[in-house]
Context: one part of a larger RNA
Molecule: small-subunit ribosomal RNA, 3' major domain
Organism: uncultured bacterium
RNA sequence: UGACGGGGGCCCGCACAAGCAGCGGAGCGUGUGGUUUAAUUCGAUGCGACGCGCAGAACCUUACCUGGGUUUGACAUGGCAGUGCACCACGGGUAAUUCCGUGUCCCCGCAAGGGGCGCUGCCACAGGUGCUGCAUGGCUGUCGUCAGCUCGUGCCGUGAGGUGUUGGGUUAAGUCCCCUAACGAGCGCAACCCCUGGGGUCCGUUAUACUCCCUUUGCGGGGAGGGUGUCGGGCGCGACUGCCGCGCGCAACGCGGAGGAAGGUGGGGAUGACGUCAAGUCAGCACGGCCCUUACGUCCAGGGCGACACACACGCUACAAUGGCCGGUACAACGGGUCGCCAAGCCGCGAGGCGGAGCCAAUCCCAGCAAAGCCGGUCUCAGUUCGGAUUGCAGGCUGCAACCCGCCUGCAUGAAGUUGGAGUUGCUAGUAACCGCGGGUCAGCACACCGCGGUGAAUACGUUCCCGGGCCUUGCACU
Numbered sequence: 001u002g003a004c005g006g007g008g009g010c011c012c013g014c015a016c017a018a019g020c021a022g023c024g025g026a027g028c029g030u031g032u033g034g035u036u037u038a039a040u041u042c043g044a045u046g047c048g049a050c051g052c053g054c055a056g057a058a059c060c061u062u063a064c065c066u067g068g069g070u071u072u073g074a075c076a077u078g079g080c081a082g083u084g085c086a087c088c089a090c091g092g093g094u095a096a097u098u099c100c101g102u103g104u105c106c107c108c109g110c111a112a113g114g115g116g117c118g119c120u121g122c123c124a125c126a127g128g129u130g131c132u133g134c135a136u137g138g139c140u141g142u143c144g145u146c147a148g149c150u151c152g153u154g155c156c157g158u159g160a161g162g163u164g165u166u167g168g169g170u171u172a173a174g175u176c177c178c179c180u181a182a183c184g185a186g187c188g189c190a191a192c193c194c195c196u197g198g199g200g201u202c203c204g205u206u207a208u209a210c211u212c213c214c215u216u217u218g219c220g221g222g223g224a225g226g227g228u229g230u231c232g233g234g235c236g237c238g239a240c241u242g243c244c245g246c247g248c249g250c251a252a253c254g255c256g257g258a259g260g261a262a263g264g265u266g267g268g269g270a271u272g273a274c275g276u277c278a279a280g281u282c283a284g285c286a287c288g289g290c291c292c293u294u295a296c297g298u299c300c301a302g303g304g305c306g307a308c309a310c311a312c313a314c315g316c317u318a319c320a321a322u323g324g325c326c327g328g329u330a331c332a333a334c335g336g337g338u339c340g341c342c343a344a345g346c347c348g349c350g351a352g353g354c355g356g357a358g359c360c361a362a363u364c365c366c367a368g369c370a371a372a373g374c375c376g377g378u379c380u381c382a383g384u385u386c387g388g389a390u391u392g393c394a395g396g397c398u399g400c401a402a403c404c405c406g407c408c409u410g411c412a413u414g415a416a417g418u419u420g421g422a423g424u425u426g427c428u429a430g431u432a433a434c435c436g437c438g439g440g441u442c443a444g445c446a447c448a449c450c451g452c453g454g455u456g457a458a459u460a461c462g463u464u465c466c467c468g469g470g471c472c473u474u475g476c477a478c479u
Stems, first nucleotide, its partner, number of pairs: 002478001004475002007473007015463002019427005026317008034308002042053002064303007073125001077124009088103005106115003127292002130290003136286002138281003141277001143275001148187006154163003167178003193269004198237001200235005210225006240263001243257005319420001323379007335366003340359002345354003386417001391412007433455007
């Protein structure tokens, strides 16, 4: 100087407290440990591994296992020699590559020859998801969006070092003010950026209220106008403690009020200082070293990654009446679409099929987009008209192919479960909770993930305590 203390002081954070909804019990899904296995590929392991790498394992992927093939190789560049004309098509054959046969017979040049491509042999080499994340780059997690981390000059100290950065106030903040042997500065904070919330102005069609015309019995459909109320886009305005009052006063600041769409950082996002954990990743990529080279390379078929006495983690669905079922009836936003989204109409109880209009999309479609909601009926507290696991049968879709091992539909079957021990998680407002919708991945497969809107709470006295953190100080046998 730091680190540490079941030392002290001050102060923060859904840290506790106050509340709401959960998890922990059940069934199922997913991940992991373990066990099993020929293989159940590998990595991630307190917080910060465990719906994590995986934004999607039937084959492929695939790295694993079994079996079979191959050795200049599945892929790159080059050299030497030989040989053919490639390429391609057809046939045979294979699990696949390879293979066999037939057809065809490259370009330039008169020629010699040259070029290109294929094959064979040989040589350099290729190749390795083999090891080392404790050799590394890059990227990432974490403390933590915590308020800190430093430098120049000066001053103090023999020196390590200190000062500044401490102190008094204040702030979300090393934010600002005052004091001050310090005076300044840098990286961080804040602001500048994006979305959202209110006006103004300009522009706009594929959008829309309105007006007119045509058409329809009517609902409805089509066309035109005008150019802004909505919508989309551009520019600019608006919020700054600016105004008033009170408190405090040296200042900064705190509390209340007015006006206002918005008030004290308006709300949300992006943004992550010096560093810490030899943190994570050699399997995304790159890269040093080591190792393999008829195999630890490569190709193919089948299997496995999907096993199952168990244990844990994260979720989904429930245990019901604030509910289940039936009928009727409303109201979204974000998005996606040409190997695509797929309308009308028809068929099917349904998944779906036929069909083919429109749309490269403010036009058409997904999608009349919603669901919770509202109205009416029924059930009457029961393992039930709750719950849907499991299983049987019959089907649909994708795909070369759903046995291992996909999703969906119909009928039947109807398990556990009656609110979950110790313990433990999230959340302070358009939040939690509840409700559905879209997207990426993707042939198919979503209870996950990333977004979107609809309905919409309770509570916060306070900082004694638990956890994490910041500043000062003290002790110290550690540095």